Notes: The RNA shown here (c-di-GMP-I riboswitch aptamer) has 88 nucleotides and comes from Cohnella lubricantis. Of the family's consensus pairs, 100% are formed in the model. The sequence is in RNAcentral, with records from Rfam. The source organism's lineage runs through Bacteria, Bacillati, Bacilli, Paenibacillaceae and Cohnella.

[in-house]
RNA sequence: ACUUAAAUUGGGCAAACUUGCUGAAAGGCAAGGACGCAAAGCUAUAGGGUCUAAAGUUCUAUGGAACGAUGACAGCCUAGCCGCCGGU
Numbered sequence: 001a002c003u004u005a006a007a008u009u010g011g012g013c014a015a016a017c018u019u020g021c022u023g024a025a026a027g028g029c030a031a032g033g034a035c036g037c038a039a040a041g042c043u044a045u046a047g048g049g050u051c052u053a054a055a056g057u058u059c060u061a062u063g064g065a066a067c068g069a070u071g072a073c074a075g076c077c078u079a080g081c082c083g084c085c086g087g088u
Base pairs, nucleotide, nucleotide: 001088002087003086012037013036017032018031019030020029021028022027035075041081042080043079046078047077048076049073050072051071056067057066058065059064
């Protein structure tokens, strides 16, 4: 530098669920817990997708409803960046 196809060692992450905190919500954080993961590391100011719907706008029978991302998801797909062991 390339590769990460298969195998190995050492390790790594942590779904559902529970508790606490936070948030309008989706969600996030911490602890417990392991369904899984070879990038389940990072980028949402990369494209698509998904979730929520606060502000705001419109409607309304005044109960509410619709629209609404500037809020989220990297453990949905693609892309980009970086990278341990091993191999060449």